[in-house]
Transfer RNA from a Candidatus Nealsoniibacteriota bacterium, 73 nucleotides, folded computationally. The coordinates come from a structure-prediction model, not an experiment, and the mean pLDDT is 81. Lineage of the source: Bacteria > Bacteria candidate phyla > Candidatus Nealsoniibacteriota.
């Protein structure tokens, strides 16, 4: 230089065209304890990496940029 996969919440990760993006995990608050750990319940946390398209409707598809990962030269 070329192919290709990745990008969603603090981290690991679903959702792969059709209502208002969920879940462990951690951090917070409450039960319960003599008390602390395990448990159990609540709530909170997201500009789905950045623009542009199609489309009634895009985390989803095309595209362009950027970043990281792999492979080829």
């Nucleotide at each position: 230089g070329c192919c290709g996969g990745u990008g969603u919440a603090g981290c690991u990760c679903a959702a792969c065209a059709g209502u208002u993006a969920g879940a462990g995990c951690a951090g917070g608050a409450g039960c319960a304890u003599c008390a602390u750990a395990a448990g159990c319940u609540c709530a909170a946390g997201g500009u789905u990496a950045c623009g542009g398209g199609u489309g009634c409707a895009a985390c989803u598809c095309c595209u362009g940029u950027c970043a990281c990962c792999g492979g080829c030269a």